This is a predicted structure of a 75-nucleotide RNA (transfer RNA) from an Alphaproteobacteria bacterium. The organism belongs to Alphaproteobacteria, within Bacteria. Its Rfam family is "tRNA". The sequence is in RNAcentral, with records from ENA. The coordinates come from a structure-prediction model, not an experiment, and the mean pLDDT is 82.

RNA sequence: GCCGGCUUAGCACAGCGGUAGUGCAGUCGAUUUGUAAUCGAAAGGUCGGGAGUUCAAUCCUCUCAGCCGGCACCA
Numbered sequence: 001g002c003c004g005g006c007u008u009a010g011c012a013c014a015g016c017g018g019u020a021g022u023g024c025a026g027u028c029g030a031u032u033u034g035u036a037a038u039c040g041a042a043a044g045g046u047c048g049g050g051a052g053u054u055c056a057a058u059c060c061u062c063u064c065a066g067c068c069g070g071c072a073c074c075a
Base pairs, nucleotide, nucleotide: 001071002070003069004068005067006066007065010024011023012022013021018055027041028040029039030038048064049063050062051061052060
C1' cells in the first nucleotide's frame, strides 16, 4: 500500500429497516442465626464519529477513526 472482518450497557454477546435485548457483574429486597447459593425487582445505552438514502436507520450507502486477520513491499 491492497483486501476482508469487527466496533451495541462495566464485561461477554444477540438483534440486521418499525423506535434495543440476554447472560454475568453492580444495586435493592426475600430466604438464612449469618455468609454463600437461590429467587424477585429496579437501574444502567447520543448502538465508535460525521454525512447521505428513507415516512422511519443499530440495520442500507459514503467517509473518518480504532481493533483483528490475510496479501504485498522491506534498498